[in-house]
C1' cells in the first nucleotide's frame, strides 16, 4: 500500500493464574486448569493447483505445498467525524486503531 474481518472449525500432553490487542467502562471465559509451548486434527480458501472463457481478469472446483485459525461480531462501548431519531435510551454510515494475507 490494498483485500478481508456479525460465517466456519478441539481433543491430547506439558504447565500452573490469569486471559478476551492498548487505556477506561460493561460483559464474559479460567483450579471441572487462564496465558504460553509441544503433539494430533479440523476450518477456511489469502498465496497456491487445475479447468473454462479470455479484456489477464472474472468464475467454478480442488487442497498437495507457504501462512492464517479453532469461546463471546476484531466480545460490545468510549477515547474521533457525520446522519437519523429522541425525554433519556437508541440505530446507521464513515475514519482511527487493531488482526491476518498479498
Nucleotide at each position: 500500500u490494498u483485500a478481508u474481518c456479525a460465517a466456519g472449525a478441539a481433543a491430547g500432553g506439558u504447565g500452573g493464574a490469569g486471559g478476551g490487542a492498548a487505556u477506561a467502562g460493561a460483559c464474559c471465559c479460567a483450579c471441572u486448569g487462564a496465558a504460553a509451548c509441544c503433539u494430533u486434527a479440523g476450518c477456511a480458501a489469502c498465496c497456491c493447483u487445475u479447468u473454462a472463457u479470455c479484456u489477464c481478469a472474472u468464475a467454478a472446483a480442488g487442497a498437495a505445498g507457504g501462512u492464517g485459525c479453532u469461546a463471546c461480531a476484531u466480545u460490545c462501548u468510549a477515547u474521533c467525524c457525520c446522519g437519523c431519531u429522541u425525554a433519556a435510551a437508541g440505530c446507521g454510515g464513515g475514519a482511527c486503531a487493531g488482526a491476518u494475507a498479498a

SAM riboswitch aptamer (S box leader) from uncultured Muriicola sp., 102 nucleotides, folded computationally. Rfam family: SAM riboswitch aptamer (S box leader). Rfam links the family to the GO term regulation of gene expression. Rfam describes the family as follows. The SAM riboswitch is found upstream of a number of genes which code for proteins involved in methionine or cysteine biosynthesis in Gram-positive bacteria.